[in-house]
RNA sequence: GGCUCCGUAGCUUAGUCUGGUCGAGCGCUCGACUGAUAAUCGAGUGGUCCGGAGUUCAAAUCUCCGCGGAGCCA
Numbered sequence: 001g002g003c004u005c006c007g008u009a010g011c012u013u014a015g016u017c018u019g020g021u022c023g024a025g026c027g028c029u030c031g032a033c034u035g036a037u038a039a040u041c042g043a044g045u046g047g048u049c050c051g052g053a054g055u056u057c058a059a060a061u062c063u064c065c066g067c068g069g070a071g072c073c074a
């Protein structure tokens, strides 16, 4: 230098192909339970979907340009 893949909540990730309310687990907070703690249960808390532009009634999703990461080729 070329090619491919990845970037969504504090962390791990689903959703992207086929545009239509961004969800789960862990975590955190409060409560129940207990003599107390853990475990368990209930409720709550959470996202500018890497940045920008474009297409569209509507974009995490499609297109383009960047940024970061991983891999392959040279």
Base pairs, nucleotide, nucleotide: 001073002072003071004070005069006068007067010026011025012024013023020057027045028044029043030042031041032040050066051065052064053063054062

Overview: The RNA shown here (transfer RNA) has 74 nucleotides and comes from a Nanobdellota archaeon. It matches the Rfam family "tRNA". Rfam classes the family as a transfer RNA. The organism belongs to Nanobdellota, within Archaea.